Record summary: This is a predicted structure of a 1417-nucleotide RNA (small-subunit ribosomal RNA) from a metagenome. The sequence is in RNAcentral, with records from SILVA.
[in-house]
RNA sequence: AGAGUUUGAUUCUGGCUCAGAACGAACGCUGGCGGCGUGGAUAAGACAUGCAAGUCGAACGGAUAAAUUUAAUAGUAAUAUUAAAUAAUAUCAGUGGCGAACGGGUGCGUAACACGUGGAUUACAUUCCGGAAAGUGAGGAAUAGCCCAGGGAAACUUGGAUUAAUACCGCAUAAGGUUGAAAAACUAAAGGCGCAAGCCGCUUUCCGAUUGGUCCGCGGCCUAUCAGCUAGUUGGUGAGGUAAUUGCUCACCAAGGCGACGACGGGUAGCUGGUCUUAGAGGACGACCAGCCACACUGGAACUGAGACACGGUCCAGACACCUACGGGUGGCAGCAGUCGAGAAUCUUUCACAAUGGGGGAAACCCUGAUGGAGCGACGCCGCGUGGAGGAUAAGGUCUUCGGAUUGUAAACUCCUGUCAUGCGAGAACAAAGCCUCACGGCCUGAUAGUAUCGCUAGAGGAAGAGACGGCUAACUCUGUGCCAGCAGCCGCGGUAAUACAGAGGUCUCAAGCGUUGUUCGGAAUUACUGGGCGUAAAGGGUGCGUAGGCUGCGUGUAAAGUCAGAUGUGAAAUACGAAAGCUUAACUUUCGAAAUGCAUCCGAUACUACCACGCUAGAGAUCUGUGGGGGAGUUUGGAAUUUUCGGUGUAGCAGUGAAAUGCGUAGAUAUCGAAAAGAACACUUAUGGCGAAAGCAAAACUCUAGACAAAAUCUGACGCUGAGGCACGAAGGCUAGGGUAGCAAACGGGAUUAGAUACCCCGGUAGUCCUAGCUGUAAACUGUGCGCGCUUGGUGUGGGAAGGUUAGGCCCUUCCUGUGCCGUAGUUAACACGUUAAGCGCGCCGCCUGGGAAGUACGGUCGCAAGACUAAAACUCAAAGAAAUUGACGGGGACCCGCACAAGCGGUGGAGUAUGUGGCUUAAUUCGAUGCAACGCGAAGAACCUUACCUGGGCUGGACAUGCACUGUGUCCUUAACGAAAGUUAAAUAGUGUAGCAAUACACGCUUUGCACAGGUGCUGCAUGGCUGUCGUCAGCUCGUGUCGUGGGAUGUUGGGUUAAGUCCCGCAACGAGCGCAACCCCUGUAAUUUGUUGCCAACGGGAUUCCGAGCACUCAAAUUAUACUGCCCAGAUUAACUGGGAGGAAGGUGGGGAUGACGUCAAGUCCGUAUGGCCCUUACGCCCAGGGCUGCACACGUACUACAAUGCCUAAUACACUAAGACCCAAACCUGCAAAGGCAAGGAAAUCAAAAAAAUUAGGCUCGGUUCGGAUUGCAGGCUGCAAUUCGCCUGCAUGAAGUUGGAAUCGCUAGUAAUGGCAUAUCAGAUACGGUGCCGUGAAUACGUUCCCGGGUCUUGUACACACCGCCCGUCACAUCAUGGAAGCUGGCAUUGCCCAAAGAACUUGUAAUAACC
Repeated sequence: AGAGUUUGAUUCUGGCUCAGAACGAACGCUGGCGGCGUGGAUAAGACAUGCAAGUCGAACGGAUAAAUUUAAUAGUAAUAUUAAAUAAUAUCAGUGGCGAACGGGUGCGUAACACGUGGAUUACAUUCCGGAAAGUGAGGAAUAGCCCAGGGAAACUUGGAUUAAUACCGCAUAAGGUUGAAAAACUAAAGGCGCAAGCCGCUUUCCGAUUGGUCCGCGGCCUAUCAGCUAGUUGGUGAGGUAAUUGCUCACCAAGGCGACGACGGGUAGCUGGUCUUAGAGGACGACCAGCCACACUGGAACUGAGACACGGUCCAGACACCUACGGGUGGCAGCAGUCGAGAAUCUUUCACAAUGGGGGAAACCCUGAUGGAGCGACGCCGCGUGGAGGAUAAGGUCUUCGGAUUGUAAACUCCUGUCAUGCGAGAACAAAGCCUCACGGCCUGAUAGUAUCGCUAGAGGAAGAGACGGCUAACUCUGUGCCAGCAGCCGCGGUAAUACAGAGGUCUCAAGCGUUGUUCGGAAUUACUGGGCGUAAAGGGUGCGUAGGCUGCGUGUAAAGUCAGAUGUGAAAUACGAAAGCUUAACUUUCGAAAUGCAUCCGAUACUACCACGCUAGAGAUCUGUGGGGGAGUUUGGAAUUUUCGGUGUAGCAGUGAAAUGCGUAGAUAUCGAAAAGAACACUUAUGGCGAAAGCAAAACUCUAGACAAAAUCUGACGCUGAGGCACGAAGGCUAGGGUAGCAAACGGGAUUAGAUACCCCGGUAGUCCUAGCUGUAAACUGUGCGCGCUUGGUGUGGGAAGGUUAGGCCCUUCCUGUGCCGUAGUUAACACGUUAAGCGCGCCGCCUGGGAAGUACGGUCGCAAGACUAAAACUCAAAGAAAUUGACGGGGACCCGCACAAGCGGUGGAGUAUGUGGCUUAAUUCGAUGCAACGCGAAGAACCUUACCUGGGCUGGACAUGCACUGUGUCCUUAACGAAAGUUAAAUAGUGUAGCAAUACACGCUUUGCACAGGUGCUGCAUGGCUGUCGUCAGCUCGUGUCGUGGGAUGUUGGGUUAAGUCCCGCAACGAGCGCAACCCCUGUAAUUUGUUGCCAACGGGAUUCCGAGCACUCAAAUUAUACUGCCCAGAUUAACUGGGAGGAAGGUGGGGAUGACGUCAAGUCCGUAUGGCCCUUACGCCCAGGGCUGCACACGUACUACAAUGCCUAAUACACUAAGACCCAAACCUGCAAAGGCAAGGAAAUCAAAAAAAUUAGGCUCGGUUCGGAUUGCAGGCUGCAAUUCGCCUGCAUGAAGUUGGAAUCGCUAGUAAUGGCAUAUCAGAUACGGUGCCGUGAAUACGUUCCCGGGUCUUGUACACACCGCCCGUCACAUCAUGGAAGCUGGCAUUGCCCAAAGAACUUGUAAUAACC
């Protein structure tokens, strides 16, 4: 110190969230030691038990006990009992004194003189203590206790008798005191102890000290949806009362007092020193410690006393609890422990008075849950430890690319050390007082504690976890799971390869702790004093006038309130800070210092601000002279138009729309002419022109009236600016009352449109619009820009005015002032933009804002006739909402351009039959994939078996197939037999090869058995992939480097003007270049040349005579090499250019025709079933073999084709002309047989050599419009071919049969020239074949294109956007269901407060009465 999160990306605004520190904490996991702190925050809930305030016998009468002495009685005696006496004996109930008002607890109440701070008290008190003064004489009557007699369960209590005092009461005295002007009057006491000195007391007064009471200034919470409050209220006089002032109380008098500087009311809360946080300013809090206050079961009250309205006192009432003999009593832990309860949650029913302190006492001493200690709790802070050195890459775990890596010097092992804990032994301090004593001196006391500490011993032995590891945020892999389980502070992970879930290994961070939750501050400049904003992000009031308030020109003087300086007092201690010191260190503690930013008083200064006084004129205002204007109010007048009425002319329509209809019209409309009536509005002029505060203002004239501007001087003398409340004005609409109503026109009626149409369009039409008088008080009331003043470069229009120049002229020019516009510098701004009319630079004042939604809503209040307006929340919910700009995409936005895209044509599909593919259905199976264009004669260039992946059944199990290792054996192959559908199973038979060696044998190879590694999978995932492919699209695009511009995303280049098939080229330009695409280079074809002539060719020559041979290579052709075309030439058009149009030449002319070639990318497009491949899955099966079946199944639907429907045709006969390509398990001539398919025989051909009918066309004949001599489906019979096999399920032939179909609805496809259309031929696959499919070839051979409005697709520029998964987008509302939050609801109930009334305890004051006393009472 910042970070994450809105977007495809960017900048900004803005919220949410995180990292830090802290805590009286709690929870989870874990836990070795010690020191110092700290521990009921909730139920001021209820409390068992014990203790927490007593003491004094030196105040008093007594009681009891013991001791001593004496006496008596009993006894021989010891001894026992009784009585008396003695004493510094001890203990005790009671009377009396002091204390119990301190100490300890809690925070209910309290917004207050309660607290803090500073003052006041001539308006007061003060036991005990210190100092001073004066006294302490002499008497009296009672009473408790004790005793006796009663009542009661108890608590307790009644009566009688008797008794003492430092208890109580008179009398005496009066230094002092009180009252009083004075005189004068009044006013006290107590003794005890001691041999004594004397000591302790008592009474009165004064002073001091201490402690309190009371009063005052100032300070510190929220709320205005609390705006008015107050009758003892404010003051006075007089009484009463108090320690004392005061309405504290009362009588009378006056009518005051408080309040926007927030009274009164409501809510919350003990206050402070301080604590936490923070850079600070601030913010939050008020545990422990310390000061003050309040309270003591709840409420009330007084008594005693120096002090209380009293925590462990009294009385009354209430609630609760306990005891009870039922009559009545008792109690108060917010003291210390402890219990229950509630709660997330907070300790021992401990030791001691040794120390410090307190009460009593003369003292010893007693009491003290104050206090000092210990115990429990990681609750916090601090310190220490859990070992150190050497030691290799062990095992195990994990990962792996299988090589290794990592855990990891970590372990083992060796050597060492000894903190803490353990054991043994020794063993403190905190102790000074006090007491005794003339003095010296002596005596006595430790809870903590056998603790701290010290010494010794043994042994690494007893001592590490928690959280995290996607980003923020340090730290990564494997496995499991599969939008499940779960995680999550925010963003967000998880749908089969999860670094985010769970486990593991590893790593990181802290460490006896670590995390989570909660809370506070910080970060947050996110309430902005320090330190923010308001054109568009939230935010300028609709406008003016003006009150309070705030702010305010120049000069001089007075005084000194603010301000500044000095001094004094105070600002408790502790805390915090600095410097030291003490515990081994630290935490902790102690000492000193500074500080405590404050308050008060005194004395000074006088610049500034404020007050007062006197002046000034630059602000402001007044006067004079002019100027322009839809400024306002009232009265009157005017013409055009609309509508209506009347009259004339006149006839069939008018009106209206995209098209219509409703409507009006033959009862005469519309149209047209004339006359009249009425209301409303004021064309043209008219303009980023004028006026006004805004709303707003437009025919003309008159009357009344406000403001502005200019120019001159004169006057007043700061009179100013802003403006909370307040007052006034305030469009349209709406409301009230009364008028008015031509046109227009909500509502409403009708007609259309539409799926509907409560709309848009049309025909009507009422409020209203208009006037008068009121109300409402709001608008995108907008310049989305508050008002005023000052300062800061310019250019150019326009309204009003003035001066100067000039002129015939106010025509024009220059300058100035004042309005109103545009452009733009600096500057500002997130950007857009603003820019002397600021959104620039400053000052003053007001209003307003603080994430989105809920909501400008609810409730309350005020206003209003109402409608409604103003003021104005919360629960809940989201992580965004938003501004500006960028790139795309999109638009039933715009501009330009292209394409068989449309149009113009030709031929089809859709109807029929069949073939083929798909869907669906069916099935044991009908294997799988492909699904808009871009699946559907597609994978499949060919399913009878095989193929084959599917189904049924029969079989095999290291496998049908590959490699390696180990092991068994020596034959295997081949052959045979049985069973069988086959596969296979079983059985028999058989008895290797090579090398070395004489041989035995060994080794190798082959085969084989078994086992281990493994094979195998057309099983899944094309959304894990490679590769390949489709598509946009052969569309003209897609990018980069450097530079420049921009905060940035990005822009520029690539846009613009032309041009092109083309981002093709040219010109221009903050761009200059480059790359992938385009084009060209490649292949085929079209022309020519050269070379070479066999299997090709045949013009000339010879032979031969259709063909051919010799010879030849001219021609055709073949296949190699070259050439040709480049807008090169001419004309025209433009700008000179690119280029375009025309022409010449040429086989070909403007990329000649065709092909191959497919930029960046898009569709998670297709393919794991071509192959490859990650992961997952199967392993006597999801692998392999075999037989049969299926892939061919058929109510149906779709796609693609073939054949047709016929005469431009069909049939018969004759006859002509090709190319490409393939041929040995092949092509097959000729001949023979058969009607034919075909068969038989067989020449030739591994091919420019052999083999092969081209068809349409043409010629001739028939058919004559008929479901036919069209069409050929379907079916029957008989045959042929291939093949192991033709039933499911092949093709072909002959004869017979002869279906639908007569040109095809909506819709839709292809094609621009050798193209469409049409005709045949060849070929791959292949035993055969469903081929009518695919791929090629040649023959015949058209029509049309005006053109780009429209449909579809694409390209470029531009514009809008709330889209970016990008319009198949986004998004609004109702309804249904579920959940949450907040309301309503018949009622029922609680709390708080106010006012009035009723009942009313204790208590206090007063009055009266009775009884009694010496008196109090």